[in-house]
A computed fold for a 526-nucleotide part of an RNA from an uncultured prokaryote, annotated as small-subunit ribosomal RNA, 5' domain. Its Rfam family is "Bacterial small subunit ribosomal RNA". Its mean pLDDT, the model's own confidence on a scale to 100, is 82.
Context: one part of a larger RNA
């Protein structure tokens, strides 16, 4: 000198764009953050419509719109790459980079081929009864499905058997062929379709393995028994001591094993001419975690942040028998700390889940609020105005110098601020209406209509009218000097050093210098 997720002191006009718990992965009150589908189902708690009855209070009817709870589907696993949070752990194939899978999986989506025949038993809900303070649970009767089960059919699937050809990278792979065995499905409908099953391929996402790279300490020198390898078996989507039985005695290590400490990694960011050094906030990719530890279940996918079970610590409720909970989601609270924001608005856009759709949900997202935390931009006026006013300060003091055209005063302008009026873009879709096209359809194209949180917006115009400057420094380094006070005191100080009676170095004043809505200080990095 540059830089910062900064803090502190003094000060402060506006706007744009960014950023905002670095500490206790400490504990959390409250609200919200994951639902959706009635075009899968039995149905009808609430609301509305309609109908019937009515003593005019209302009652009844799933008949219709809709729909709580329930069964079922998809999602809850981030959703193609893209939800949000945190960095505790991890020195590791975790990450980065380059390869490999002849050792693998892949819901939704796309393409292609084939199929969807028949039968059955339950169960939630509803109804009845019971236990319990509650959470919740038990019994009985009855009912449905795209829930569940069985039979049929079936191969290019799987398993076994058989033939041939070609190829490779070792195990082998691809194609072809004979015979046998096993295995599937679900309906709904506005009649257009939407779904279902099997197989093949694609796309996407993932899994696994390997080369190289990726901290400190040798005041850590030896480490290891599933350890290293083999055979066989089990397990997995898949290879593998991944697990197990048996066999062998290996395996790693001064090219640093093992141990201890520290740490998420990368793209980046800062600095530097570069080489390097430092860094890993925001944004993007990957990984890990979800009160602590462990376990599996479901599923295409989890060993699952707002799922389950067990153990533990903590908090809460209790009728003492027993129960409930997990903000490292968004706000917010306490605590810690030098220190870090609102218990805000909207789904209008972008994106996601579900749905044929309308739509519903979405603290993702988009916006607004707070903070000079940073960067950038703008302003705090312009012209005239000398008896060079008053006052202050200084001096060689009836006077002069300086503050200083500075002020007052006069005229003008209006960025900004104030007031008033107008006022976008972000909106395209979906859906509705009209029309065209053809392959006549819930197709496709064109036109019109509907939809804005931000928004009392941006922006434009008009009115009146100057309405907004501080902070640090002035001995040398280092731009900027005098007076007074103090008297090795009080104090200053980054280094050298100032202060003991003439201090440009302390404190005040006048003047000056630098930067400026900031200026200084502290901390850290280069």
């Nucleotide at each position: 000198g540059g830089a910062u997720g900064a803090a502190c002191g003094c000060u402060a006009g506006c706007g744009g764009c960014a950023g905002g718990c670095c500490u206790a992965a400490c504990a959390c009150a409250u609200g919200c953050a994951a639902g959706u589908c009635g075009a899968g189902g039995g149905g009808u708690a609430a609301c509305g419509a309609u109908g019937u009855c009515u003593u005019c209070g209302g009652a009844c009817a799933g008949u219709c719109g809709a729909c709580g709870a329930c069964c079922g589907g998809c999602g809850c696993a981030c959703a193609g790459c893209g939800g949000g949070g945190u960095g505790a752990g991890u020195a590791a194939c975790g990450c980065g980079u380059a390869u490999a899978c002849a050792a693998c999986c892949u819901a939704c989506c796309u393409u292609u081929a084939a199929c969807a025949g028949g039968a059955g038993g339950a169960u939630a809900g509803c109804c009845c009864c019971g236990a319990g303070a509650a959470a919740u649970c038990g019994g009985g009767a009855u009912u449905a499905a795209u829930a569940c089960u069985c039979c049929a059919u079936a191969a290019c699937a799987u398993c076994g058997u058989u033939u041939u050809a070609c190829c490779g990278c070792a195990u082998g792979g691809u194609a072809u062929u004979u015979c046998g065995a096993u295995u599937a499905a679900a309906a709904c409908u506005c009649c257009g379709g939407u779904g279902g099953u099997u197989a093949a391929a694609g796309a996407u996402g993932g899994g696994u393995a390997u080369g190289c790279g990726u901290g400190a300490c040798a005041u850590u020198a030896g480490u290891u028994u599933g350890u290293u390898g083999g055979u066989g078996a089990g397990g997995u989507a898949a290879c593998g001591g991944c697990u197990c039985a048996c066999c062998a005695a290996g395996a790693c290590u001064a090219c640093g094993a093992u141990g201890u400490c520290u740490a998420g990694g990368g793209g980046u960011u800062c600095u530097g001419a570069g080489a390097g050094g430092a860094u890993g906030a925001u944004c993007c990719c990957c990984c890990a975690c979800a009160c602590u530890g462990g376990u599996a279940c479901u599923g295409a996918g989890a060993c699952a942040c707002g799922g389950a079970c067990c153990a533990g610590a903590c908090u809460c409720c209790u009728a003492c028998g027993g129960g409930a909970g997990g903000c490292a989601g968004c706000a917010g609270u306490g605590a810690g700390g030098a220190a870090u924001a609102u218990u805000g608005g909207u789904c209008a856009a972008u994106g996601g889940a579900c749905g044929c759709a309308a739509g519903u949900c979405u603290g993702a997202a988009c916006c607004a609020g707070c903070c000079a935390u940073g960067c950038c931009g703008c302003g705090u006026g312009c012209a005239g105005g000398a008896u060079g006013a008053c006052g202050g300060c200084c001096c060689u003091a009836u006077g002069g110098g300086u503050u200083g055209u500075a002020a007052a005063c006069u005229g003008c302008u209006u960025u900004u601020a104030u007031u008033a009026a107008g006022g976008a873009a972000u909106a395209a879709c979906u859906c509705c209406c009209u029309g065209g096209u053809c392959g006549u359809g819930u197709a496709u194209c064109a036109g019109g209509g509907c939809u804005g949180a931000a928004c009392a917006u941006a922006c434009u115009u008009a009115a009146a009218g100057a309405u907004a400057a501080g902070c640090a420094c002035c001995g040398g380094c280092u731009a900027a000097c005098u007076c007074c006070g103090u008297g090795c005191c009080a104090g200053c100080a980054g280094c050298c050093g100032c202060g003991g009676u003439a201090a440009u170095a302390c404190g005040g004043a006048g003047g000056g210098u630098g930067c400026a809505a900031g200026c200084g200080u502290u901390a850290u990095c280069c």